RNA sequence: AUGAUAAAGAGUUUGAUCCUGGCUCAGGACGAACGCUGGCGGCGCGCUUAACACAUGCAAGUCGAACGGACACAUCCGACGGAAUAGCUUGCUAGGAAGAUGGAUGUUGUUAGUGGCGGACGGGUGAGUAACACGUGAGCAACCUACCUCAGAGUGGGGGACAACAGUUGGAAACGACUGCUAAUACCGCAUAAGAUGGCAGGGUCGCAUGGCCUGGUCAUAAAAGGAGCAAUUCGCUCUGAGAUGGGCUCGCGUCUGAUUAGCUAGUUGGUGAGGUAACGGCCCACCAAGGCAACGAUCAGUAGCCGGACUGAGAGGUUGAACGGCCACAUUGGGACUGAGACACGGCCCAGACUCCUACGGGAGGCAGCAGUGGGGAAUAUUGCACAAUGGGGGAAACCCUGAUGCAGCGACGCCGCGUGAGGGAAGACGGUUUUCGGAUUGUAAACCUCUGUCUUGUGGGACGAUAGUGACGGUACCACAGGAGGAAGCCAUGGCUAACUACGUGCCAGCAGCCGCGGUAAUACGUAGAUGGCGAGCGUUGUCCGGAAUUACUGGGUGUAAAGGGAGUGUAGGCGGGCUGGUAAGUUGAAUGUGAAACCUUCGGGCUCAACCCGGAGCGUGCGUUCAAAACUGCUGGUCUUGAGUGAAGUAGAGGCAGGCGGAAUUCCCGGUGUAGCGGUGGAAUGCGUAGAUAUCGGGAGGAACACCAGUGGCGAAGGCGGCCUGCUGGGCUUUUACUGACGCUGAGGCUCGAAAGCAUGGGUAGCAAACAGGAUUAGAUACCCUGGUAGUCCAUGCCGUAAACGAUGAUUACUAGGUGUGGGGGGAUUGACCCCCUCCGUGCCGGAGUUAACACAAUAAGUAAUCCACCUGGGGAGUACGACCGCAAGGUUGAAACUCAAAGGAAUUGACGGGGGCCCGCACAAGCAGUGGAGUAUGUGGUUUAAUUCGAAGCAACGCGAAAAACCUUACCAGGUCUUGACAUCCAUCGCUAGGCUAAGAGAUUAGCUGUUCCCUUCGGGGACGAUGAGACAGGUGGUGCAUGGUUGUCGUCAGCUCGUGUCGUGAGAUGUUGGGUUAAGUCCCGCAACGAGCGCAACCCUUACUAUUAGUUGCUACGCAAGAGCACUCUAAUGGGACUGCCGUUGACAAAACGGAGGAAGGUGGGGAUGACGUCAAAUCAUCAUGCCCCUUAUGACCUGGGCUACACACGUACUACAAUGGCCGUUAACAGAGAGCAGCGAUACCGCGAGGUGGAGCGAAUCUAGAAAAACGGUCUCAGUUCGGAUUGCAGGCUGAAACUCGCCUGCAUGAAGUCGGAAUUGCUAGUAAUCGCGGAUCAGCAUGCCGCGGUGAAUACGUUCCCGGGCCUUGUACACACCGCCCGUCACACCAUGAGAGCCGGUAACACCCGAAGUCAGUAGCCUAACCGUAAGGAGGGCGCUGCCGAAGGUGGGGCUGGUAAUUGGGGUGAAGUCGUAACAAGGUAGCCGUAUCGGAAGGUGCGGCUGGAUCACCUCCUUU
Repeated sequence: AUGAUAAAGAGUUUGAUCCUGGCUCAGGACGAACGCUGGCGGCGCGCUUAACACAUGCAAGUCGAACGGACACAUCCGACGGAAUAGCUUGCUAGGAAGAUGGAUGUUGUUAGUGGCGGACGGGUGAGUAACACGUGAGCAACCUACCUCAGAGUGGGGGACAACAGUUGGAAACGACUGCUAAUACCGCAUAAGAUGGCAGGGUCGCAUGGCCUGGUCAUAAAAGGAGCAAUUCGCUCUGAGAUGGGCUCGCGUCUGAUUAGCUAGUUGGUGAGGUAACGGCCCACCAAGGCAACGAUCAGUAGCCGGACUGAGAGGUUGAACGGCCACAUUGGGACUGAGACACGGCCCAGACUCCUACGGGAGGCAGCAGUGGGGAAUAUUGCACAAUGGGGGAAACCCUGAUGCAGCGACGCCGCGUGAGGGAAGACGGUUUUCGGAUUGUAAACCUCUGUCUUGUGGGACGAUAGUGACGGUACCACAGGAGGAAGCCAUGGCUAACUACGUGCCAGCAGCCGCGGUAAUACGUAGAUGGCGAGCGUUGUCCGGAAUUACUGGGUGUAAAGGGAGUGUAGGCGGGCUGGUAAGUUGAAUGUGAAACCUUCGGGCUCAACCCGGAGCGUGCGUUCAAAACUGCUGGUCUUGAGUGAAGUAGAGGCAGGCGGAAUUCCCGGUGUAGCGGUGGAAUGCGUAGAUAUCGGGAGGAACACCAGUGGCGAAGGCGGCCUGCUGGGCUUUUACUGACGCUGAGGCUCGAAAGCAUGGGUAGCAAACAGGAUUAGAUACCCUGGUAGUCCAUGCCGUAAACGAUGAUUACUAGGUGUGGGGGGAUUGACCCCCUCCGUGCCGGAGUUAACACAAUAAGUAAUCCACCUGGGGAGUACGACCGCAAGGUUGAAACUCAAAGGAAUUGACGGGGGCCCGCACAAGCAGUGGAGUAUGUGGUUUAAUUCGAAGCAACGCGAAAAACCUUACCAGGUCUUGACAUCCAUCGCUAGGCUAAGAGAUUAGCUGUUCCCUUCGGGGACGAUGAGACAGGUGGUGCAUGGUUGUCGUCAGCUCGUGUCGUGAGAUGUUGGGUUAAGUCCCGCAACGAGCGCAACCCUUACUAUUAGUUGCUACGCAAGAGCACUCUAAUGGGACUGCCGUUGACAAAACGGAGGAAGGUGGGGAUGACGUCAAAUCAUCAUGCCCCUUAUGACCUGGGCUACACACGUACUACAAUGGCCGUUAACAGAGAGCAGCGAUACCGCGAGGUGGAGCGAAUCUAGAAAAACGGUCUCAGUUCGGAUUGCAGGCUGAAACUCGCCUGCAUGAAGUCGGAAUUGCUAGUAAUCGCGGAUCAGCAUGCCGCGGUGAAUACGUUCCCGGGCCUUGUACACACCGCCCGUCACACCAUGAGAGCCGGUAACACCCGAAGUCAGUAGCCUAACCGUAAGGAGGGCGCUGCCGAAGGUGGGGCUGGUAAUUGGGGUGAAGUCGUAACAAGGUAGCCGUAUCGGAAGGUGCGGCUGGAUCACCUCCUUU
């Protein structure tokens, strides 16, 4: 560059938002397991755990054409034997069978032994192994290779044995021992040597080195086997070379975790020589040297077979290593060698250990991690099958034999793939089910029913390919044909959100569910069941594991001001990175070619099984490694050169930079002396303390220590910590100017080293003040605190430790770039007469602000912007900066630094509220100023409590308590006791009957029961209907039973407070903000002005009623200017209808030319004139299921209904609300018809009159009411009482009466007479009221038969005070802090007590493991060998060579002993941690959290915590200073 390919999110922290951040889910996969279910076929797969132990059978044999035998068979021979049969002489002959025995031969068969080849392949397993084991790529000039192929040269001639066998013999057996015989392709000499090997001396050529290859000369050394066949020939044998195949060794690179494993190593590293091996090499040995490995992770510990590949993923990656294929390792555990081409050998040998079996007890045998199978373990994994037909392997000349390799079958939905369980029609939308608002809806074309089809299936018949001549386990299988019949074949999970799919019933924080959030406490789409629906489908779910989503370890592709995260600061090592120009090189880099990257797998193109899975063929891919060639931009390396980075020099300059020495004054304290007298001191207020022995105060003198006022400043210096009187000395760094010098010398910096506030430690000094601890006094419930009085360490100095802080800008260092403005410190330059002012510039230090960044807050040239380099650090909260280990420290402690367990959050910034013992402004009878009370007494009434058979129920701070109740003797009444009823006291429907009703008698407490009497309801088409009553059956009635936390409606309260919102626009990622804030003003979000807002709605105000003035109209029952009455009239009073009037309208002042405020005029009334009705959005799960209505639940001969009696009225007590009082502003008596308003009245109000002391009675005029009914009282005038428990007060009680009512005993009201209690103005505390109000006085009404001190109204008389907003209470607006949002009655910390869980320490105890030291030392190789034995060769022989046995030595497994290391289990006791229900003690933190909080350190205390010293702001509030913004 081209081409191809393609990446999804959601839930959960909050009242809501954005961010950070964890947890969880949706996907795919599996050698899986479990639950429910299960029709067929194809292809695959099937002990992941105990490399635990194994019964039984099989898994490696074969060759007789290598050999001698043995046996069988056949043939032949020999000696026996003598049958059948024949001849006849009837007992002789011929004949020669069966049988038995010996020998020979073999086209015969079998095979124990000798011999050959094969048992090192094939098959299994993954224990060990962190290694050249594996992968990949190279190398061997340092090697081997049986069988196989090719080529060359040979195969001559001899010898001696041993098995088998026979005999004897041991042993239970396994197995031997001795004697004797024998063959070979078994064994051993000799001959020959093309070539080979070795020695010696050459030549040529090649190689990176050691060295290799070729050539030829000489000397020495070593071979052989035969079999078959009539034969040809063929199969073998020996030597050599080459090839092929298979191995061996070496090297580069790659290959898990832990540093709480940092040092390891003696054959260790190297050399020389010898040995050993196929071969190199410390592989082994002797000697010499002292090396080798390691922060680029040695050693140690843990874990693990490696790879091709598999799963996942967009990819990069992550995880994994079943099946198939390659390599390695192992074969009961450990060691060892033998044989062989090859082994240190799975089905071979020897030894040791453990285990099992046999035994005659002496001794023997065994090794399934081969195929089946068994036991065991486990959640879990198959048949003791068939066959060598195919493929392949071993042996053989071959036939053939062997082959649990392999091919097949069986079992298992374990996986993948395919098919089916029917198709079309069919609405009365059937029955049934479910649900229902009872209408319906849904299941649902689903079924039935009709018409078809035949895949699978069943029956019958045929019947392969795999096999090229023969041979088929599979298999009568696949497949094909015919026939039968919808017949035999559907489940599982889910249905609150994520996530597709909803209703009913049951249950009632129970039972249960749950992946996360969470559901369940009586209306559960979340539990269980049913119906319906959704998803997948012979499967579906669950569990486990891996990847993904997770950019949540970030290479691709993250962060660190406040969320987790910048090291306290510097210096500097390794390392990483690095300025301009130029030459070379080619390590990195790029391109091309080539080798390799096994096959299978994957992708793609084709093909074969009906398709697919599966199988076959071609190509791609395999991103890698090696070699060669090329390029030279960049990086590296190397040479040269430059000056801008860096440094040096020179000239100046500011400074609390550091260290040492000296000096100074103010102040505190102490000491001495003087003056002086009773207090001082201290606090919110006090006390402890000091003082008549003279303090405090004041004056003078002296001592001593510590710190340096003012200057002083978001000023200066330093790397940070930090540094402040003055002078002197020594000394570090910075800045400016200059451009003389060097020439990249630079930046960063893991470890290392140095510095490092305060507190603290050690030693020695010093000690004025201050002050942990401590003591005392206060405060308090307590006060181990805050406050006060004292006071020791310490604070100070010297020397040495410690090494931590909110060591902060919570912001690592360096470099470059990117708008401005304005202060301030130091220096330079320009201009200027000039040190002023102004302009430019470098270095430092602040503020504001644009772009940009940011989650936001904010940062913004001193970056948190844009880039680059290096270092440090983070990965959910808690546990925990803890435990263990290590290092450092005298100690205190510091540095490094986990896990188990537990939670679904923890957190940052900002928003809206609420709250604050935060701030500002404002209002209210909120306080203050006043008046009258309550709280004390008696009584009334309500409540609590108690009591009771019952004392019915509700109301509970304000906002329950003279409340529901505007009337409990019965009734009411709901409660209790007793007596009764059961379709019911009340409603509707059906059937039958009656015609009612009503009255009377009897029983009973009554309800009720029994009887007598009575017959007159309405309509009518005369059939009947309606109403009423009775009886009967069932539907149903009924419930003041529950739930006000299921509800409607109604009501209270904040509050008649001034607020509460919306549309559009704008701002903000967003929640939200703006408007509605600000300046004024108002009773008011009332109005004005300003303003990114402009408008609007509900509230405020007004409109309504009433009251105060008046006009007009109207006038009876009202009024009257009539002496009375009648009459007349409507001026007046009054009545009631319509108007007028008041609007800051007018004037002045103030204010901003506004709104408005203040004052004035006029007016009946003046700034809302007074009063009422009117109550925004909302809050309190506020009140009411007992006004009413109502869902659900409950009762149904009772929780319903009726009746009598009782209770709601009880009474040691406590509280609320009232009345009456305590008296002289009063009580009592009398006089004056003193003067109202608003209401009520026919089952009613009731006058005059008469009776009664009176309540009241008799009686009944008037009035359905401006007409009649009802003496207003206080007041005024006169008299009396004279301060007392009274001529006050009237409770309580007795007697006598009245009224209502069936009925006043429980339990009414009133009257008369008598009695005459408490009480002498009320503690702490607390209520109402701002004008016709409080206070005081009477009158009326509702309820009501009767019964108000209550309630609702009415008028009469009629005050005091308000400076003012500091404080208490409530409210409104703005602002601030917050860890609150159930919203401060919030949240929340720690000890203690109880239960459970995991964990640390722990006297110890018990295992495991890897090494080390020493002892013992099997088998065995090697070495030695004096004893014994000995066929081949040499030698005439003696003997020798060689060999064997035995013995000895080195090494050596297991075993034993020992001390340590590492690791695990367990333990009396003990430490803290976590979790848990409504425990205990306090109140530490969040608001100024009531003493601002926090960090480090020390000390003290039941506990949170307190205090001291230093530090921080991540502190509220007020004031001041400075700076900044705008004008």
A computed fold for a 1527-nucleotide RNA from Neobittarella massiliensis (ex Bilen et al. 2018), annotated as small-subunit ribosomal RNA. Lineage of the source: Bacteria > Bacillati > Bacillota > Clostridia > Neobittarella (ex Bilen et al. 2018). Its mean pLDDT, the model's own confidence on a scale to 100, is 84. The RNAcentral record of the sequence draws on Rfam.